This is a predicted structure of a 98-nucleotide RNA (c-di-GMP-I-GGC riboswitch aptamer). Its mean pLDDT, the model's own confidence on a scale to 100, is 82. It was read from a public genome assembly, where an Rfam model found it.

[in-house]
RNA sequence: AAGAACAAAGGCAAACCCGUACGAAAGUCGGGGACGCAAAGCCACGGGUCUAAAGCACCGGACAUUUCCGGACCGCCAUGACAGCCGGGCUGCUCUUA
Numbered sequence: 001a002a003g004a005a006c007a008a009a010g011g012c013a014a015a016c017c018c019g020u021a022c023g024a025a026a027g028u029c030g031g032g033g034a035c036g037c038a039a040a041g042c043c044a045c046g047g048g049u050c051u052a053a054a055g056c057a058c059c060g061g062a063c064a065u066u067u068c069c070g071g072a073c074c075g076c077c078a079u080g081a082c083a084g085c086c087g088g089g090c091u092g093c094u095c096u097u098a
Stems, first nucleotide, its partner, number of pairs: 001097004011037002016032004021028002035084001041090003045087003048082003055076002058071005
């Protein structure tokens, strides 16, 4: 420098279960647990996916149409989330080859 077939020291930990934890939710965090992982270490930069609080839209009412209050929560929407969806960036252990 390139790579991941084998081996080993170890590492991480999906689903699922639990919780006087955080969150509107998606999800996160902690404990258990192991399907897997050679970056399943870190970064939401591009795409993608999930969610939809607020906002918009909707319904009703008031006042005066530039506003306010209430309702509903089906629709749109990321500013929220996912790095174990793909790509990209940064860093790194072991082993192999040169």